[in-house]
Context: one part of a larger RNA
């Protein structure tokens, strides 16, 4: 000098603690493990693996298994040979293939050939989601949005090193002010975008008025709002108290907004041989009539159990029912799909307008109003089986998602533990798009609506910074 330490001092974080709400007990979904399997392809494994990679395995995906075919190969580049190619048929087959048959010639030309495709030999080579992530770029997690980690010149010091960067204030911050070696870089903070306000502007397909109409097509007139842009605003600028006449905090006036307004991209030098060879790339090794390619069928969906993360509940602040009120962000031409009839319903038949501020998906639910139920394993709860249908799609038997209708399981708010969470947040309630034919989405990304409690305080607990001591450790 690093790292420890059940050593000390100061600070900081939803670390405690104060509050609310879960997981942990039920069912179920998904993921993992394990055990079974011919296969249950594989990675990921405390935090930082496990609704993770995969924004979606029926068949393809697919990398596994099983029989069944192939060997210059599905793909690429060179060298010979036939033939233009496309395209009918017929026999086997699960299917890919194998087998025969028909028909029929294209463009350029120096008439030698050549282009494109197909087929056929022979080699050289293709090809591998075979390993090694402890050989590797890249890219990504994680300490951490922690306040840090460096230089150059000088100065001390025999050297390793050290000042600087430590001290005393003080910030979210090595932020910044003062004493102290000078300067500097990087990080931090701004710069970016998103929201919050005025102002100017712009006026359609938007808005508000307004003419007529049963209703469409459609008239005038305007921009308050909405809705693009451009500017403008916030910097402790003001006042006042504190403090060393700093920096700052504290309290206040003005302000749409006040101390980083909120929120998001941005992640230092490095740690952890962390993570990926299966997105890509890449060295070395192996595989070369197979570890390579083809199709079919299964498998990845199994199930004694065990983890983890969700959802839906256990009900009266509630379930069923009948009416009424009001979002925001999306997507839409291989699409959205009104209207209108048929079907109790999925959903079917017709197909208007809409390449979208014009049409459609679109009904937003919680909320309100009114009905019925009276505390039960229930009109609670929905698992779970039966028959009946409907949609996607060559195809739903392992293996789809919906619908009717029977069935009505467990489950009385949960031990020990133990997560996230500080304001438009928790919590609750619904909505969109991803990825697709369809969907196992209770999943992710966003979106708006209703909207709380609580923060004495830093003792304790756990993580992090700085400083200082001890050390038999490097």
């Nucleotide at each position: 000098u690093a790292a420890c330490g059940g050593g000390a001092a100061c600070c900081c974080g939803c670390a405690c603690a104060a509050g609310a709400u879960g997981u942990g007990g039920a069912g179920u979904a998904u993921g993992u493990g394990g055990u079974u399997u011919a296969a249950u392809u594989u990675g990921a494994c405390g935090c930082a693996a496990a609704g993770c990679g995969a924004a979606g395995a029926a068949c393809c995906u697919u990398a596994u298994c099983a029989g069944g075919g192939c060997u210059u190969g599905a793909c690429a580049u060179g060298c010979c040979g036939c033939g233009a190619a496309u395209c009918c048929u017929c026999u086997u087959g699960a299917a890919a293939g194998a087998g025969a048959g028909g028909g029929g010639u294209u463009c350029c030309u120096u008439u030698g050939g050549g282009a494109a495709c197909g087929u056929g030999g022979a080699c050289a080579c293709a090809g591998g989601u075979g390993g090694u992530g402890c050989a590797u770029g890249g890219c990504u997690g994680u300490c951490a949005c922690c306040a840090g980690c460096u230089c150059g010149u000088g100065c001390u010091g025999u050297a390793a090193c050290g000042c600087g960067u430590u001290g005393g204030g003080u910030u979210a911050a090595g932020u910044u002010c003062c004493c102290a070696a000078c300067a500097a870089g990087u990080g931090a903070a701004a710069c970016c975008c998103u929201c919050u306000u005025a102002u100017u502007u712009a006026g359609u397909u938007u808005c508000c008025a307004u003419c007529a109409u049963u209703g469409a097509a459609u008239u005038u007139g305007g921009a308050a709002c909405u809705u693009g842009a451009a500017c403008a605003g916030a910097u402790u600028g003001c006042c006042g108290a504190u403090g060393a006449u700093a920096a700052u905090c504290c309290a206040g006036g003005g302000g749409a907004a006040g101390g980083u307004a909120a929120g998001g991209a941005u992640g230092a030098c490095g740690u952890c041989a962390a993570g990926u060879c299966a997105u890509c790339a890449u060295a070395c090794c192996c595989c070369u009539u197979a570890u390579g390619g083809c199709a079919u069928g299964g498998g990845a969906a199994a199930c004694a159990c065990a983890c983890a993360u969700g959802c839906u509940a256990u009900a009266a602040u509630g379930g069923c029912c009948g009416g009424g009120a009001a979002a925001a962000a999306g997507g839409a031409u291989c699409g959205c799909g009104a209207u209108c009839c048929c079907g109790c319903a999925a959903g079917g038949g017709u197909g208007a307008u809409c390449u979208a501020a014009c049409u459609c998906c679109a009904a937003a639910a919680a909320c309100c109003c009114a009905u019925c139920c009276c505390c039960a394993g229930u009109u609670c709860g929905c698992a779970u089986u039966g028959c009946a249908g409907g949609c996607u799609g060559c195809a739903a038997c392992u293996c789809g998602c919906c619908u009717g209708u029977a069935u009505g399981a467990a489950g009385a708010u949960a031990a020990a533990a133990u997560c996230a969470c500080u304001a438009g947040u928790a919590a609750u309630c619904a909505c969109c798009g991803u990825c697709a034919a369809g969907c196992c989405a209770u999943a992710c990304u966003g979106u708006g609506g209703u909207g709380a409690a609580u923060u004495c305080u830093u003792u304790c607990u756990u993580g992090g910074g700085c400083c200082u001591u001890g050390u038999a450790c490097a």